[in-house]
């Protein structure tokens, strides 16, 4: 560090030490001397791996999924992964055309808001 996978609108911080930056990149908007980063101690969330279960499902062991227990590997503990960034359709502006109205097709430009979906990141598993 590369590649597959799977989640990502839920949870959960205090004390020391340091002393100015922190939210991954780019805008934006936070955070922060009433004290950033990073270390250290303690707490504390969480069932992805691993363990366990006299309970369900597959007739039955087994295994295999499910439910439940449970902090052993990890991993979290300010805001949706803080939000947006590409793309589509929607919204708005505004040119054309097409229709007797109503209304219906196109393109251009915008991104405040809103749908979906890539992407980029994080974690975790398993690979090289």
């Nucleotide at each position: 560090c590369u590649c597959u996978u799977a989640u990502c609108c839920a949870g959960a911080g205090a004390g020391g030490c340091g002393g100015a930056g922190g939210g991954a990149c780019c805008g934006g908007c936070c955070c922060u001397a009433c004290g950033a980063a990073g270390c250290c101690u303690c707490g504390g969330c969480a069932a992805c791996c691993g363990g366990c279960g006299a309970c369900c499902g597959u007739a039955a062991c087994a295994g295999c999924g499910g439910c439940g227990c449970a902090a052993g590997g990890u991993g979290c503990c300010a805001a949706a992964u803080c939000c947006g960034g590409c793309c589509u359709g929607g919204u708005g502006a505004u040119g054309c055309c097409c229709g007797a109205c109503a209304g219906g097709g196109u393109g251009u430009c915008a991104g405040u808001u809103c749908u979906g979906g890539a992407g980029a990141g994080a974690u975790g598993a398993g690979a090289g």
The prediction has a mean pLDDT of 80.
Predicted 3D model of a 128-nucleotide RNA (SAM riboswitch aptamer (S box leader)) from Anaerolineales bacterium UBA6663.
The sequence was found by an Rfam model in a public genome assembly.